[in-house]
Context: one part of a larger RNA
RNA sequence: GGAUGAACGCUAGCGGCAGGCUUAACACAUGCAAGUCGAGGGGCAGCGAGGGUAAUAGCAAUAUUACCUGUCGGCGACCGGCGCACGGGUGCGUAACGCGUAUGCAACCUACCAUCAACAGGGGGAUAACACUGAGAAAUUGGUACUAAUACCCCAUAAUAUCUCAUGCGGCAUCGCAUGGGGUUGAAAACUCCGGUGGUUGAUGAUGGGCAUGCGUUGUAUUAGCUGGUUGGUGAGGUAACGGCUCACCAAGGCGACGAUGCGUAGCCGACCUGAGAGGGUGACCGGCCACACUGGGACUGAGACACGGCCCAGACUCCUACGGGAGGCAGCAGUAGGGAAUUUUCGGCAAUGGGGGGAACCCUGACCGAGCAACGCCGCGUGAAGGAAGAAGGAAUUCGUUCUGUAAACUUCUGUUAUAAAGGAAGAAAGACGGAUGGAGGAAAUGACGUCCGAGUGACGGUACUUUAUGAGAAAGCCACGGCUAACUACGUGCCAGCAGCCGCGGUAAUACGUAGGUGGCAAGCGUUAUCC
Numbered sequence: 001g002g003a004u005g006a007a008c009g010c011u012a013g014c015g016g017c018a019g020g021c022u023u024a025a026c027a028c029a030u031g032c033a034a035g036u037c038g039a040g041g042g043g044c045a046g047c048g049a050g051g052g053u054a055a056u057a058g059c060a061a062u063a064u065u066a067c068c069u070g071u072c073g074g075c076g077a078c079c080g081g082c083g084c085a086c087g088g089g090u091g092c093g094u095a096a097c098g099c100g101u102a103u104g105c106a107a108c109c110u111a112c113c114a115u116c117a118a119c120a121g122g123g124g125g126a127u128a129a130c131a132c133u134g135a136g137a138a139a140u141u142g143g144u145a146c147u148a149a150u151a152c153c154c155c156a157u158a159a160u161a162u163c164u165c166a167u168g169c170g171g172c173a174u175c176g177c178a179u180g181g182g183g184u185u186g187a188a189a190a191c192u193c194c195g196g197u198g199g200u201u202g203a204u205g206a207u208g209g210g211c212a213u214g215c216g217u218u219g220u221a222u223u224a225g226c227u228g229g230u231u232g233g234u235g236a237g238g239u240a241a242c243g244g245c246u247c248a249c250c251a252a253g254g255c256g257a258c259g260a261u262g263c264g265u266a267g268c269c270g271a272c273c274u275g276a277g278a279g280g281g282u283g284a285c286c287g288g289c290c291a292c293a294c295u296g297g298g299a300c301u302g303a304g305a306c307a308c309g310g311c312c313c314a315g316a317c318u319c320c321u322a323c324g325g326g327a328g329g330c331a332g333c334a335g336u337a338g339g340g341a342a343u344u345u346u347c348g349g350c351a352a353u354g355g356g357g358g359g360a361a362c363c364c365u366g367a368c369c370g371a372g373c374a375a376c377g378c379c380g381c382g383u384g385a386a387g388g389a390a391g392a393a394g395g396a397a398u399u400c401g402u403u404c405u406g407u408a409a410a411c412u413u414c415u416g417u418u419a420u421a422a423a424g425g426a427a428g429a430a431a432g433a434c435g436g437a438u439g440g441a442g443g444a445a446a447u448g449a450c451g452u453c454c455g456a457g458u459g460a461c462g463g464u465a466c467u468u469u470a471u472g473a474g475a476a477a478g479c480c481a482c483g484g485c486u487a488a489c490u491a492c493g494u495g496c497c498a499g500c501a502g503c504c505g506c507g508g509u510a511a512u513a514c515g516u517a518g519g520u521g522g523c524a525a526g527c528g529u530u531a532u533c534c
Base pairs, nucleotide, nucleotide: 001534002533003532004531006530007529008528009527010526013381014380015379016378017377020373021339027336028335030334031333032332035082036081037080040079041078043075044074047073048072049071050069051068052067053066054065055064056063057062089292090291091290098217099216100215101214102213103212104211105210108209109208113205114204115203116202117201118200119199121155122154123153124152131144132143133142134141135140161185162183163182164181165180166179167178168177169176170175190197191196218264219263220262225255226254227253230252231251232250233249234248235247236246237245267289268288269287270286271282272281273280274279294315295314296313297312298311317328318327319326320325345371347370348369349368353367354365355364356363357362384414385413386412387411394405395404396403397402418475419471420470421469422468423467424466434455435454436453437452438451439450478523479522480521481520482519483504484503485502489518490517491516492515493514499506500505
């Protein structure tokens, strides 16, 4: 000098953009953060509509009221499907194939999506909801009886699935591919607005993952030896898959001064800071990977988890309790207490982007988009401009002549950025989805899908940005320094005192070094200090 997720002191006008618990992975009140589908199903608690019956009013039409009715729109709870493994948070652990990079899998999986091929025949028994009836303070739970499905089960049919044999080709040892033969196992589901949407099996792709390997990846030798599933083999089990991954048996190996083992520290990277570079430092924000979800362990479901807002067990803690027993997990968004030098609102909206569900309308979304707070940072703008010497007054210094403040002010003429007020501004962010019309391909046709055109409607931010008009220099400058390094000097006070100080050093009676004043220098809505890195 540069830099910072900064803090502290003094000061402070505005805007744009970005960032904002670095400490206690400390404990958490409250609200919200993952639902959705009625075009899978039985139903009908609530709402709306309809129908029926009765009563009342009325001549009647009809109206009102009561009861009944799932008939319709829909729909709480329930069965079922998909999602909840994404998105969001944190950095505890981890020195490791964790990460980075480069390869391999002839040792693997992949829901939804795309393409291709084939298929969807027949049958069955349950169960939740509901009803009845129990237990319990509650959480919850037992029994009886009924019922449906795209829930569950059985049979049929089928292969390039799977097992095996042969031949050929190829390779990397195990083997791979192609062709042919044989055996075994093993599928399905309907709904519909009639267009479709779904279902099953197989093949391929895409996407996402799993595993293995080479190299790289912190300090310490005042850590020198470490290791028993340990190292290898055979066989078996297990896994999507290879493998001591696990087990039985056999052998006695394996690692280490090219630093094993131990101990300490630490998430890794793209990147970021600095530097001419080499290098050094860092790993906030943003992006990729990993790990974790009160602590420890475990599996279940599922294409995928050993699962943050799922389950079970143990533990600590908190809460409820009728004392028998239960409930909970903010390292999601806000917020609270605590810790700390220190870090924000219990805000608005799904309008956009993206995600989940749905045919769609739409619903959900503290992801996200926005607003709020704080000069925390970067950038931009303003605090006026031009003229103006009687060099005014005041202040300070003085050799008392004067000098400095200083064109600075006053004063004159202007400007109107910002500000304030008013008006306009449904701007842009928006294009899709939706409705209507139409066109070509296909089709017997219809409808749908696709393309084009038209239409109406949709904005949290926000009456915001922006524009115009009016008013008016009016409302907007501080901080640090001035001995040398280092730009900037005098006076007074003090008298080795009080104090200063980054280093050298100042202060003991004329201190440019302390304190104050005037002046000057530097930077400027900031300026200094502290901490850390280069």
A computed fold for a 534-nucleotide part of an RNA from an uncultured bacterium, annotated as small-subunit ribosomal RNA, 5' domain. It matches the Rfam family "Bacterial small subunit ribosomal RNA".